Description
The prediction has a mean pLDDT of 86. Large-subunit ribosomal RNA, domain IV from candidate division WOR-1 bacterium RIFOXYA12_FULL_43_27, 325 nucleotides, folded computationally.
[in-house]
Context: one part of a larger RNA
RNA sequence: CUCUCUCUAAGGAACUAGGCAAAAUAUUCCCGUAACUUCGGGAGAUGGGAACCCUAUUAAUUUAGGGCACAGAAAGCAGGCCCUUGCGACUGUUUAACAAAAACACAGGUCUCUGCAAACCCGUAAGGGGAAGUAUAGGGGCUGAUGCCUGCCCAGUGCUGGAACGUUAAGGGGCGUCUUGAGAUUAUAUCAAGGGACAAACCGAAGCGCCAGUGAACGGCGGCCGUAACUAUAACGGUCCUAAGGUAGCGAAAUUCCUUGUCGGGUAAGUUCCGACCCGCACGAAAGGCAUAACGACAUGGGCGCUGUCUCGGAGAGAGACUCG
Numbered sequence: 001c002u003c004u005c006u007c008u009a010a011g012g013a014a015c016u017a018g019g020c021a022a023a024a025u026a027u028u029c030c031c032g033u034a035a036c037u038u039c040g041g042g043a044g045a046u047g048g049g050a051a052c053c054c055u056a057u058u059a060a061u062u063u064a065g066g067g068c069a070c071a072g073a074a075a076g077c078a079g080g081c082c083c084u085u086g087c088g089a090c091u092g093u094u095u096a097a098c099a100a101a102a103a104c105a106c107a108g109g110u111c112u113c114u115g116c117a118a119a120c121c122c123g124u125a126a127g128g129g130g131a132a133g134u135a136u137a138g139g140g141g142c143u144g145a146u147g148c149c150u151g152c153c154c155a156g157u158g159c160u161g162g163a164a165c166g167u168u169a170a171g172g173g174g175c176g177u178c179u180u181g182a183g184a185u186u187a188u189a190u191c192a193a194g195g196g197a198c199a200a201a202c203c204g205a206a207g208c209g210c211c212a213g214u215g216a217a218c219g220g221c222g223g224c225c226g227u228a229a230c231u232a233u234a235a236c237g238g239u240c241c242u243a244a245g246g247u248a249g250c251g252a253a254a255u256u257c258c259u260u261g262u263c264g265g266g267u268a269a270g271u272u273c274c275g276a277c278c279c280g281c282a283c284g285a286a287a288g289g290c291a292u293a294a295c296g297a298c299a300u301g302g303g304c305g306c307u308g309u310c311u312c313g314g315a316g317a318g319a320g321a322c323u324c325g
Base pairs, nucleotide, nucleotide: 001320002319003318004317005316006315007314008313010311011310014309019306027051028050029049030048031047036041038145052067053066054065055064056063068072080304081303082302083301085299086298087296088295092104093103108143109142110141111140112139113138114137120129121128122127146291147290148289149288151221152220153219156218157217158214159213160212161211162210165209166208167207171203172202176198177197178196179195180194183191184190222240223239224238225237226236249283250280261277262276263275264274265273
């Protein structure tokens, strides 16, 4: 010097990205216990007291008196607590071996498909699963307890329905054209039965076009100019465009570039935090919006307690390293 421990004056987070680590708390009984709340909870809230031995007493370890010690839950085992905000309701699940979470799941909600030889999935098939189930069932998508809610747009895309018209395949059809052509023939051609190759009109399904519906389907949800008796602002008006121009709620947010926005709070001092404001670069309603008790090895800020984290070091134990052997 390294590792694992023990103690440490005064101070007590000044350490640090951050109280990381350590310290502290800890048991049982008694007293007592706030906001908030889904009335269950929160709660072991927070906080305070008691605990050994002897004698008497009691149903009792109950009560009273007495006693000793540095020390009585005598060692060991054995919650630190509070306030605030975000996210996720919750218990669960996950990257075996760098991520445990705000990710996944979840009960609940909703849309959609499926009438049973079901839809759907595996398989070339037979066959199997679904299911020895039958729409209070099964498959798929999205959302994610609960509470209050979930606005406008069907022009595009998708899906569903419609079937008049247009378009449209194979196939049917066969006008006609070419070729061949025993035979006929005026012997050159031409013609005819038949064969072959093309082939027009016309008929011809779904689909597409077309017409509707549909957003808890994919998705989308404007610009410019003017205007009030200070100023400022604009309830109001004009105009252009659109399928329709973002409603409620929330908002510098896990979203805000400018930005350490501005104001207030907390600090002596606060790019973080909390509460507001709203000019939302670029929130917004089941890729859900906003609240929310309880819960969380989640994330943020603050406080009490406590401490060698620190001021700033020091002393000690054991094991290494080092020297000798």
The RNAcentral record of the full RNA draws on ENA and SILVA. NCBI's taxonomy places the organism under Bacteria, Bacillati, Candidatus Saganbacteria.